RNA sequence: GCUCGCGUAGUUCAGUGGCAGAAUACAAAUCUCGUAAAUUUGGGACAUGCGUUCGAUUCGCAUCGUGAGCU
Numbered sequence: 001g002c003u004c005g006c007g008u009a010g011u012u013c014a015g016u017g018g019c020a021g022a023a024u025a026c027a028a029a030u031c032u033c034g035u036a037a038a039u040u041u042g043g044g045a046c047a048u049g050c051g052u053u054c055g056a057u058u059c060g061c062a063u064c065g066u067g068a069g070c071u
Base pairs, nucleotide, nucleotide: 001070002069003068004067005066006065007064010024011023012022013021018054026042027041028040029039030038047063048062049061050060051059
């Protein structure tokens, strides 16, 4: 330099046009003499920009980051 893949919560992952979810972590409450465990509740995210569409996390393009291959 060229080609391809990936980017969603603090972390690990779903979701692939129509309300963004789970586990774990974090906070609070219940329980306990106290801690842990358990149960309940709460806050928290679609890399950025443009485009297509009635509607984009999802489709297209570019940029950024990251990984793999070729040279």
Molecule: transfer RNA
Organism: Pseudomonadota bacterium